[in-house]
This is a predicted structure of a 97-nucleotide RNA (Bacterial small signal recognition particle RNA) from Synechococcus sp. UW105. It was read from a public genome assembly, where an Rfam model found it. Lineage of the source: Bacteria > Cyanobacteriota > Cyanophyceae > Synechococcaceae > Synechococcus. The prediction has a mean pLDDT of 75.
RNA sequence: GACUCGGACCCAUGCGGUCCAGACGCCCAAACCUGGUCAGGACCGGAAGGGAGCAGCCACACGGGAUGCUCUGGGCAGGCGUGGACUCCGGGUCACC
Repeated sequence: GACUCGGACCCAUGCGGUCCAGACGCCCAAACCUGGUCAGGACCGGAAGGGAGCAGCCACACGGGAUGCUCUGGGCAGGCGUGGACUCCGGGUCACC
């Protein structure tokens, strides 16, 4: 001096971790004051029948809860990978003096 390997710093980028918020899904959920269906009972009717309607059941508002191999956004740390640039550090091989 050439080639090559590794490391540090920096930039870009992918994946992952963790926390928070939202969406979606799940669970609970109204004595009456929501809706539906309304046993019994009550009411009207001579009857046929009719209208209202408590409990129960179903759904759901306000709201609450738990949580997810799901999605979106954000915060934090900085794990793994890829590419790039400059400088620095170290190793190896070769050549020359």